[in-house]
RNA sequence: UCCCGUUGAUCCUGCGGGAGGGCACUGCUAUAGGGAUUCGAUUAAGGCAUGCGAGUCGAGAGGGUUCGGCCCUCGGCAGACGGCUCAGUAACACGUGAAUAACCUGCCCUAGAGUGGGGGAUAACCCCGGGAAACUGGGACUAAUACCCCAUAGACAUGGGACCCUGAAAUGGACUCAUGUCCAAAGCUCCGGCGCUCUAGGAUGGGUUCGCGGCCGAUUAGGUAGUUGGCGGGGUAACUGCCCACCAAGCCUACGAUCGGUAUAGGCCAUGAGAGUGGUAGCCUAGAGAUGGGGACUGAGACACGGCCCCAGGCCCUACGGGGCGCAGCAGCCGCGAAAACUCCGCAAUGGGCGAAAGCCUGACGGGGGAAUCCCAAGUGCUCGUACACUGUACGGGCUUUUCAGAAGUGUAAACGGCUUCUGGAAUAAGGGCUGGGCAAGACUGGUGCCAGCCGCCGCGGUAACACCAGCGGCUCUAGUGGUGUCCGCGCUUAUUGGGUCUAAAGCGCCCGUAGCCGGUUUAGUUAGUCCUUGGUUAAAUCUGACGGCUUAACCGUCAGGCUGCCGGGGAUACUACUAGACUUGGGACCGGGAGAGGUCAGAGGUACUUUCGGAGUAGGGGUGAAAUCCAGUAAUCCCGAAAGGACCACCAGUAGCGAAGGCGUCUGACUGGAACGGGUCCGACGGUGAGGGACGAAAGCCAGGGGCGCGAACCGGAUUAGAUACCCGGGUAGUCCUGGCCGUAAACGAUGCGAACUUGGUGUCGCGCGCUCUACGUGGGUGCGCGGUGCCGGAGGGAAGCCAUUAAGUUCGCCACCUGGGAAGUAUGGCCGCAAGGCUGAAACUUAAAGGAAUUGGCGGGGGAGCACCACAAGGGGUGGAGUCUGCGGUUUAAUCGGAUUCAACGCCGGAAAUCUCACCGGGGGCGACAGCAGGAUGACGGUCAGACUGACGAUCUUACUUGACGCGCUGAGAGGAGGUGCAUGGCCGCCGUCAGCUCGUACCGUGAGGCGUCCUGUUAAGUCAGGCAACGAGCGAGACCCUUGCCCCUAGUUGCUAUCGUUCUCUCCGGAGGGCGAGCACUCUAGGGGGACCGCAAUGGAAAACAUUGACGAAGGGAAGGGCGACGGUAGGUCAGUAUGCCCCGUUAUCCCCCGGGCUACACGUGGACUACAAUGGCUAGGACAACGGGAUGCGACCCCGAAAGGGGAAGCCAAGCCCUUAAACCUAGUCUCAGUACGGAUCGAGGGCUGUAACUCGCCCUCGUGAAGCCGGAAUCCCCAGUAAUCGCAGUUCAUUAUGCUGCGGUGAAUACGUCCCUGCUCCUUGCACACACCGCCCGUCAAGCCAUCCGAGUGGGGUCGAGGCGAGGCCUCUUCUUUUGGAGAGUUCGAACCUUGGUUCCGCAAGGAGGGCUAAGUCGUAACAAGGUAGCCGUAGGGGAACCUGCGGCUG
Repeated sequence: UCCCGUUGAUCCUGCGGGAGGGCACUGCUAUAGGGAUUCGAUUAAGGCAUGCGAGUCGAGAGGGUUCGGCCCUCGGCAGACGGCUCAGUAACACGUGAAUAACCUGCCCUAGAGUGGGGGAUAACCCCGGGAAACUGGGACUAAUACCCCAUAGACAUGGGACCCUGAAAUGGACUCAUGUCCAAAGCUCCGGCGCUCUAGGAUGGGUUCGCGGCCGAUUAGGUAGUUGGCGGGGUAACUGCCCACCAAGCCUACGAUCGGUAUAGGCCAUGAGAGUGGUAGCCUAGAGAUGGGGACUGAGACACGGCCCCAGGCCCUACGGGGCGCAGCAGCCGCGAAAACUCCGCAAUGGGCGAAAGCCUGACGGGGGAAUCCCAAGUGCUCGUACACUGUACGGGCUUUUCAGAAGUGUAAACGGCUUCUGGAAUAAGGGCUGGGCAAGACUGGUGCCAGCCGCCGCGGUAACACCAGCGGCUCUAGUGGUGUCCGCGCUUAUUGGGUCUAAAGCGCCCGUAGCCGGUUUAGUUAGUCCUUGGUUAAAUCUGACGGCUUAACCGUCAGGCUGCCGGGGAUACUACUAGACUUGGGACCGGGAGAGGUCAGAGGUACUUUCGGAGUAGGGGUGAAAUCCAGUAAUCCCGAAAGGACCACCAGUAGCGAAGGCGUCUGACUGGAACGGGUCCGACGGUGAGGGACGAAAGCCAGGGGCGCGAACCGGAUUAGAUACCCGGGUAGUCCUGGCCGUAAACGAUGCGAACUUGGUGUCGCGCGCUCUACGUGGGUGCGCGGUGCCGGAGGGAAGCCAUUAAGUUCGCCACCUGGGAAGUAUGGCCGCAAGGCUGAAACUUAAAGGAAUUGGCGGGGGAGCACCACAAGGGGUGGAGUCUGCGGUUUAAUCGGAUUCAACGCCGGAAAUCUCACCGGGGGCGACAGCAGGAUGACGGUCAGACUGACGAUCUUACUUGACGCGCUGAGAGGAGGUGCAUGGCCGCCGUCAGCUCGUACCGUGAGGCGUCCUGUUAAGUCAGGCAACGAGCGAGACCCUUGCCCCUAGUUGCUAUCGUUCUCUCCGGAGGGCGAGCACUCUAGGGGGACCGCAAUGGAAAACAUUGACGAAGGGAAGGGCGACGGUAGGUCAGUAUGCCCCGUUAUCCCCCGGGCUACACGUGGACUACAAUGGCUAGGACAACGGGAUGCGACCCCGAAAGGGGAAGCCAAGCCCUUAAACCUAGUCUCAGUACGGAUCGAGGGCUGUAACUCGCCCUCGUGAAGCCGGAAUCCCCAGUAAUCGCAGUUCAUUAUGCUGCGGUGAAUACGUCCCUGCUCCUUGCACACACCGCCCGUCAAGCCAUCCGAGUGGGGUCGAGGCGAGGCCUCUUCUUUUGGAGAGUUCGAACCUUGGUUCCGCAAGGAGGGCUAAGUCGUAACAAGGUAGCCGUAGGGGAACCUGCGGCUG
């Protein structure tokens, strides 16, 4: 003095956790020493075997005797100390300070006086008994410092007395008189002395009383009959209701009585900066207790731990008659427990008892043993060299010896330890925890795979774990180190120091008012508080400082201080208080004219509505998103008139008014409350707040009686819906209204208690007053000022922020209420109130790491606004969806039908047209291990081969044999290969957002911060395109620019291109000409290089004079000329490990590797996407005729010729291609035919024949010819594409390719319709708004029900404990009386106290309990969808009813 944890991020509130210190227990580990007030306190004040713990005196006395001052007894003193424990006790028990004029005090000290005379017993011993024992009875003897009597001295009590002393005060003391009571003594001796008695004083120790101080609970509010006091007695050492009789009726209590719970109190101890908080076992002081309870005796002292009596319970002995015991003393045992030592030594020291003393006794005490209980100070080595390696280990050499081992001395009561000296040898000595963050130290290795486990908190673990388990490193503390529990601190988290309450938890619904607390100006007095000074006390120990003693330290000693407190003396008088007096500004009273939905009562009125009647009128009305229920021919709705009834009071009406709040709204009257303004007449602090208490208190609800038009919980229907206990509709009861009485709650809100003072402003509005001004003169208008109320904006300041801001949430004061993480819960229980509903007060167990506030960025909305798009619509054109076929996918099937891709953004996609191959699948067969090591191998490894066998086939294998001649897959590791896994480990590439216009940065500024601003607004654009504005100014990536192609012109170039012109030549000829070759040529076309051209440049209009838009001119082209390439920051865990690459994992001679054969990917009840061909006449068929471009070509394109009906075949020139070939384009045109038909449409399917490729066309290719001739006559819901050379339509080329195109990629031919707009649908961008979402709406989230676990509440009852009252019985004791062998004593009676027990009642606590109830938690259960967005019916609060459930509905309220 902080740190971590709520969030995507932020600030705050708030709690949880961590880091510090203490205590107890405990895990692992441990060398030795010193010191200590440590060690059965915590649970059982439970029970105890055994031993010890209190005796002593022969100089008080008697006796016995083993002659030892040994034993017994009488007697004296001491056993009231010391030691142990903390059950009880909330009390004068303790602490502190006083009092005793209300008392006692053995032994001790001081002073004075005295110690004379006499007497009778008794124990031991002896004798006789009883009894098991414990013990006890009788008889006889005897002594004393035992006991008794007399004397002297004296004391005490009562009464009287002139005076004296102390003191604040005599009730005290002293003196004296009288009476009464009690009435002293003890000896021993060593002759020193020790004792004894009385009186007085002291000292010491105690008794008693009082002030003050120190726990919790009000879910304990009244308690008390000896209770409070008095008079008189009794009793005591002493006061007193301590006890008794009588009298009086008091006494205590909100400053907490009584009751209940808990607890010895203090010095002190722990912690803390302190204030505090917590503790108080051990040491000291005090108290209390001695198995539970009671009682007295003795004594100076006890109601007595190791004494007595009695009761109770427990244990023991017993001969059953009767006895005995009490470790909360020291050891020790059992039990209890997480929890605590030896049945040790000694009286040497200190202290105590007795004694004249020697001495005796002493589990007090002094020592030792055990225990990491605490504190203190040490050690576990140092150094050099070499090697490895890198700064440590190993080896070797040297040094040191604290410790250790051994010995001697010293020490001690005796020992131990210690100390001194000597000898030996690095020897005998290091662990615990942690290592993801907090928090110091691993992105090490292996294992595991949401398993096992870790974790105080956050959180790790689902195959690459820095977090688990190990190994290796590292960090930290160190003879210790961690864990658990608990206390303090941290916590300003109970706040006196030192917190808060608008929204985080928290202001009572509001007012009046009692106690209490607080209180204006001034004078005088008092001095209680307060302040200064001083005396006493505050035990010691503890604490602080200095000095000193142990080697240091811990520890100990001496001195000083302190101990925050209490009591007394002296002084001060400002403030507070008190007493007396004065004052007026606070407050109150009074007067004046005004304002007002203030209240209560009474009267009057108004429209509407409903109903009824009369008239008039006809078929519908009503209702909704659409409907239906419903009303209507017995006449509705609608219109007119009249009447009745109850409720209500439009407009005015207002961020207007009034009221304490709830609340108050037609008009008039009566009664009545309050406030403001103005006046400044009176009182004179009369005031503020307000625990308890009292009054008022919306709506709903309750009781009784009325009333009932409308509305309308419940209820009944109709709809909606998957359902609809709702939302919507039709009805409708309580209720809503009135009178009287209850209830007492609301989001009763400004979520803001009341009062007072102070602190910049602006602008509305209401009331009153004043000034000025206008005036129609009016209770008129305007304007300024003052006071009071009520709003908005805003400054300082405050606040976490939102915000508040003279109406404070600012700065201060006074008083009250309330808060202390979330849930359980405003529940349970108790009490009080209520007719009930319920209200007020109000917990805990348990559970949880968050719950929350404000604001930020995004995303989203069945929120809003703006802009945009033929993957949107509108206006159009053509399709798909129906048929057949082709192709892909799903599904199914199969030995296998390999795998991937699945909305847009999978589905003629993986260039994926698979006959084998491809190939990954299925069936069958065969093959392969680099390298290293080890078996084996010239007794022949490996390989080859005739024949036979096996086999579909194979020297693959086997049999037999031949040949060859050095390696070696049998084993272990390891490798090649893998279309095996993981696209959620990756690279690269690609799709989509995106035919989008966005995404950012620097500096400055704003904000505590996340972040904002810039990037917003207006206009504009295809565009964050541009312009203007603006706390922003600039910039970057995108857009654009740029690049390619096409369109116009120019230049350059001219072969393989071109041929207008010229020359030459050939062929044909209808003689006009046409075609070709060669040369020349480069005009044109073309080819392919370069350049020009278009920029809103010009005009008009709109706009803001801009950007820009519209129209026009020029132009080949006009507003981006057209088409393409180029794809921002990023996102989508999008796709691809099966194209390649690649991490990890897996297979790896029974293979997931490699090869071969066959099959499959081509299956087929079905579903589906895309395409082709059609359904025909804008057509089909036949014949003839015309015009392209892009491209391709070497085991290729193939002219041309021949054969064939054709597919095709046989020859074959040319061409590595602006040269040759593919290459006849088709639609189209001309002519003919078909005539609306399942056709001369359509061509599926099937049959026959033929051809081509290829090793091979059966599964499973293509082509030709003939035959066959299916569905189909224009396609439901729905859906796709397209804005011009586009759609549509027509063919061509390329790709794949041995063969196979309805696919794809290009190319050209013919060539439209409509719009030139919009945001309605689908989406995109921007701004804004709400949010409980952030995995971001495919989000979040509520309740019932079902299952399990946990704690709780109620509970018929049942068992037990504490405590109180009453009664009974009553051990025993005090007192009184009587009586008896009269010494102590015994017996009896009475009174009183009274334990235990019994009965009964009250109260309280605990245990168990059938059953019932809600709550919390738990894995992915069931039903719905309540809330969060307008959450799809806005939500919430109170209340009432209803419903599986969240909830729904009515009434009133709030805006969160």